RNA sequence: GUGCAGCGCGCCUAGGGAUCCGGUCACACGACGCAGGACCGAGAGGUGCAAGCCGGGCAAGCAGAUCGCGAUGAUCUCACAUAGCCCGGUGACACGGCGGGACAAAAACCCGGGAGAC
Numbered sequence: 001g002u003g004c005a006g007c008g009c010g011c012c013u014a015g016g017g018a019u020c021c022g023g024u025c026a027c028a029c030g031a032c033g034c035a036g037g038a039c040c041g042a043g044a045g046g047u048g049c050a051a052g053c054c055g056g057g058c059a060a061g062c063a064g065a066u067c068g069c070g071a072u073g074a075u076c077u078c079a080c081a082u083a084g085c086c087c088g089g090u091g092a093c094a095c096g097g098c099g100g101g102a103c104a105a106a107a108a109c110c111c112g113g114g115a116g117a118c
Stems, first nucleotide, its partner, number of pairs: 008049005015040002020037002022034001023032003052090007063077005093113001095116001099111003
C1' cells in the first nucleotide's frame, strides 16, 4: 500500500407518519397531525454500557518431579504463566445518491459504513 471480515446493546433526540386512544371540525359517512397519550426512529446525532485491544495486580486446576508405609499429605517445577477475578486506559474515524422495501403509514428506519466520490 492492497484485500477480506467485524463494527453490538439500552435510553434519548433530530426527524417521521396516522393503525389505536384523545382533540378540533362536521356530527351521517367522514375530514384535519393536531406543540396530546402512544408508535417508528439515526453508521455518518447525544449519552450510558458491552465486545475487542493495551497496561498492571492476584492467581487456581491439570501435568511432572522428590519426600513419605500410607492419606483427601508435604515441597518443588510448570509459573515474572494459562483459565479466572480485580484495577486503570482505549473503545476511534466517517462525503454519499437514484431506486426499492416493511409495519396502518412515513422517515435521516431497512437494503446501506452498499453503488459512487474523495